Transfer RNA from a Lachnospiraceae bacterium, 73 nucleotides, folded computationally.
RNA sequence: UUCUGGGUAGCUCAACUGGCAGAGCGGUCGGCUGUUAACCGAAAGGUUAUGGGUUCAAGUCCCAUCCCGGGAG
Numbered sequence: 001u002u003c004u005g006g007g008u009a010g011c012u013c014a015a016c017u018g019g020c021a022g023a024g025c026g027g028u029c030g031g032c033u034g035u036u037a038a039c040c041g042a043a044a045g046g047u048u049a050u051g052g053g054u055u056c057a058a059g060u061c062c063c064a065u066c067c068c069g070g071g072a073g
Stems, first nucleotide, its partner, number of pairs: 001072007010025004019056001028042004049065005
């Protein structure tokens, strides 16, 4: 330089064909227990890397940029 995969909650990852952004873990509160752990329940937590474009509607499609991984030279 070029090709390719990826960036979504604190962490690990879903969201398939464009149609309400979710799960597990963690943290918080509550239940249970003599206490802790375990277990059960509840609520909280999001500028979907950034900026544009297309669309009635974008995490998803298109363009540019930034960051991480892999291949080629």
RNAcentral holds the sequence, with entries from ENA. The coordinates come from a structure-prediction model, not an experiment, and the mean pLDDT is 81. Rfam family: tRNA. Rfam's curators write: Transfer RNA (tRNA) molecules are approximately 80 nucleotides in length.